[in-house]
The RNA shown here (transfer RNA) has 69 nucleotides and comes from a marine eukaryotic metagenome. The sequence is in RNAcentral, with records from MGnify. Its Rfam family is "tRNA". By type it is a transfer RNA.

């Protein structure tokens, strides 16, 4: 000095203009059950504060805490 902190894990989010996907969960469907496979809901202070802006996860500052150097 860099990078990086967004969902219960792992992570997207590009030019500032409704936050998302896979896994994992619920509920149903399939099964003689169970796995599998379908289909469905559900789940977010976007680390924290503070600014700019008609509007911030995304721009500016400053604190945390990781990882590297």
């Nucleotide at each position: 000095c860099g990078g990086g902190u967004u969902a219960g894990c792992u992570c997207a989010g590009u030019u500032g203009g409704u936050a998302g996907a896979g896994c994992a969960g619920u509920u149903g469907c399939c099964u003689u059950g169970u796995a599998a496979g379908c289909a469905u809901c559900a789940g977010g202070u976007c680390g924290c504060g503070a600014g700019u802006u008609c509007g911030a996860g995304u721009c500016c500052c400053g604190c945390a805490c990781c990882c590297g150097g």